[in-house]
A computed fold for a 191-nucleotide RNA from a Frankiaceae bacterium, annotated as c-di-AMP riboswitch aptamer (ydaO/yuaA leader). Taxonomically the source falls in Frankiaceae (Bacteria, Bacillati, Actinomycetota, Actinomycetes). Rfam family: c-di-AMP riboswitch aptamer (ydaO/yuaA leader). From the family's description: This family represents a conserved RNA structure found upstream of the ydaO and yuaA genes in Bacillus subtilis and related genes in other bacteria. The sequence was found by an Rfam model in a public genome assembly.

């Protein structure tokens, strides 16, 4: 001096995931750490945490009309927990067993479907690759070039097509970019 790491505060990126209003905690909670002001003191007051209700933003259900409709395949699997119908056998005539179906109810997920950009098709030693497509950034905004990424992950539960009215929910989490060129607009100096 330079170069990684970790913290705080700013600002910034993905994403719907943000604000406002009552109330309650209050430097407490939290957290590895930093961890405030006023007052001798009690204590107040902010930051910041919950709790409730709103907006806005994001999604799912759900008429008519459109669509869709046909043959084929296919209409999953397991429970037996209730309640029923039924056949057979047995009967001490109270009922019991066994087996078949139907409802409602519960488990799973291989058929279908939701959120998402996250999908299609080839190769593959099966790890990955490649090719079309599709997102995302490079700091007002649009355009172009370039250049760097990323194509995950959860849900639903046998079922849903749009869909007015209606009716449900979601408002997380995880992170660190700053190249060229043109067109516009702000802002700032200086007069």
């Nucleotide at each position: 001096c330079g170069u990684c790491u970790g913290u705080c505060a700013a600002c910034g990126c993905c994403g719907a995931g943000u604000c406002c209003g009552u109330c309650c905690c209050g430097a407490c909670a939290g957290c590895a750490c930093g961890c405030g002001u006023c007052a001798c003191g009690a204590g107040a007051c902010c930051a910041g945490g919950g709790a409730c209700g709103g907006g806005a933003c994001c999604g799912g259900g759900g008429a008519a009309c459109c669509a869709a409709a046909g043959c084929a395949c296919g209409c999953g699997a397991g429970g037996u927990g209730a309640c029923u119908c039924u056949g057979c056998u047995c009967u001490u005539c109270g009922g019991a067993g066994c087996g078949g179906g139907g409802c409602c109810c519960c488990u799973c997920u291989u058929g279908g479907g939701g959120u998402g950009a996250a999908g299609c098709c080839g190769c593959u030693u099966a790890g990955g690759c490649g090719g079309c497509c599709g997102g995302g950034c490079g700091a007002c905004u649009c355009u172009u070039c370039c250049g760097c990424c990323c194509g995950a992950a959860c849900c639903c539960g046998a079922c849903a097509g749009c869909u007015a009215a209606c009716c449900c929910g979601g408002c997380a989490g995880g992170c660190g970019u700053c190249g060229g060129a043109g067109a516009c607009c702000g802002a700032c100096u200086a007069a």